Overview:
A computed fold for a 134-nucleotide RNA, annotated as c-di-AMP riboswitch aptamer (ydaO/yuaA leader). The sequence was found by an Rfam model in a public genome assembly.
RNA sequence: CGUGCUCACACGCUUAAUCCCGCAAGGGAGCCGGGGAACCACCAAAUUGGGGUGAAUCGGACGUUCUUCGUCCGUAGGAAACCUUCCUGUUCCGAACCCGUCAGCUAACCCGGUAGGCGAGAAGGAAGGAAAGG
Numbered sequence: 001c002g003u004g005c006u007c008a009c010a011c012g013c014u015u016a017a018u019c020c021c022g023c024a025a026g027g028g029a030g031c032c033g034g035g036g037a038a039c040c041a042c043c044a045a046a047u048u049g050g051g052g053u054g055a056a057u058c059g060g061a062c063g064u065u066c067u068u069c070g071u072c073c074g075u076a077g078g079a080a081a082c083c084u085u086c087c088u089g090u091u092c093c094g095a096a097c098c099c100g101u102c103a104g105c106u107a108a109c110c111c112g113g114u115a116g117g118c119g120a121g122a123a124g125g126a127a128g129g130a131a132a133g134g
Stems, first nucleotide, its partner, number of pairs: 011119004018029004030114006040104001049102001050099004058074006077093004082129007
């Protein structure tokens, strides 16, 4: 000096997941999600229960015909380093969990969350912003 790994700090990205006080427990602000009137919507019933967070749904084939589960192939949708919209193109993800038979919307009001992961690059074009510089 170079490379690899680990740790700490700083910065940045993803995300609602940040900031402040406190030795801690915890509290507050911000942000996000759920429940919950009227009006509106729905209004025959409907357990094959139903609903929610999340991009993470739906379908096909095989394993055993269905269910469940597993594998594979697609797919709604999502991510790829300033932001938004559109076009073309590439790569990747397309999980998991919760409520417990109950939830349309929803003012007041009530409840909860504020984990985690990452430092990659495949971008090109059009428009509008933002920032920096002059």